[in-house]
């Protein structure tokens, strides 16, 4: 230096949990792959060299060192975007209320505001009318017998005639009780403004006088007071994402080095 045969070492990593601690069975992520079969969550085996037990593959390299690199998982700060919670009415919108007169409107030389006069509206008195009631009047009804006139019939009395009380019925009428236009009296009234006086002049209103150019606030705009968490804004948060950023782990990948026994050329 071949080459045969062995050994020891290897056949996956993370996160969360559980554990004194370590691994595993289970749950999550990875990765073009991560050997099988038993035991295991009211756990299973272990003790820093930290899964038992058994099988199989590589096997001095599929191992070991050291760089370089690295899928990916976990973290630890930040900004973004979405979603979403809780709070701000001294943000914005979006109501209430006032003020103002720039601009629209309405109005005004067929005469604004303000001023003067004289009047309604207002308050009282005293009538009047009309309404509503209420008496009386008028007109119909109306009394079995305790109203009235007539009194058939029958009854009493008489020798008869007369008479006498008197029921039913008509008849007039008392209390009632009904009607309706008108007449009378006579209380009311938010009816009319009708009449006559007194009061009183803030407001509206008419008219008439004088005078000349604005009044008006309805909507815009502007300023002030308020209120409202629906939207948006603004603060804090909360869960996803995504790109950075810290910190840990890392299967592989290259590159290097450095290596166990035994035989036999």
């Nucleotide at each position: 230096c071949u080459g045969u045969g062995c050994u020891a070492a290897g056949c996956g990593g993370g996160g969360a949990g559980c554990u004194a601690g370590c691994g595993g069975u289970g749950c999550c992520c990875u990765g073009u792959u991560a050997u099988c079969c038993g035991c295991a969550a009211u756990c299973c085996g272990c003790u820093a060299c930290a899964g038992c037990g058994g099988a199989g593959c590589u096997g001095a390299a599929u191992g070991c060192u050291a760089a370089u690199u690295g899928a990916g998982g976990c973290u630890u700060u930040u900004c973004g975007u979405a979603u979403u919670g809780a709070g701000g009415g001294c943000c914005g919108c979006c109501g209430g209320g006032g003020a103002c007169a720039a601009g629209u409107g309405u109005u005004g030389a067929c005469g604004a505001u303000a001023c003067c006069a004289a009047g309604g509206u207002c308050u009282u008195g005293u009538g009047c009318a009309a309404g509503c009631g209420u008496g009386c009047a008028c007109u119909g009804u109306g009394a079995a017998c305790c109203a009235u006139g007539u009194c058939a019939g029958g009854g009493c009395u008489u020798g008869a005639c007369c008479g006498c009380a008197g029921c039913a019925g008509c008849a007039u009428u008392a209390a009632g009780c009904a009607g309706a236009u008108c007449g009378u009296a006579u209380g009311u009234u938010g009816u009319g403004c009708c009449a006559c006086g007194a009061g009183g002049u803030a407001g509206c209103u008419u008219u008439g006088g004088a005078g000349g150019a604005g009044a008006u606030a309805a909507c815009u705009a502007u300023c002030c007071c308020u209120g409202u968490a629906c939207c948006g804004c603004c603060u804090c948060g909360a869960u996803a994402c995504g790109c950075a950023c810290u910190g840990u782990c890392g299967g592989g990948a290259u590159u290097a080095g450095a290596u166990g026994c035994a035989c036999a050329g």
About this RNA
This is a predicted structure of a 265-nucleotide RNA (Bacterial large signal recognition particle RNA) from Candidatus Ornithoclostridium faecavium. Its mean pLDDT, the model's own confidence on a scale to 100, is 79. The gene name in the source record is ffs. The organism belongs to Candidatus Ornithoclostridium, within Bacteria. The RNAcentral record of the sequence draws on ENA.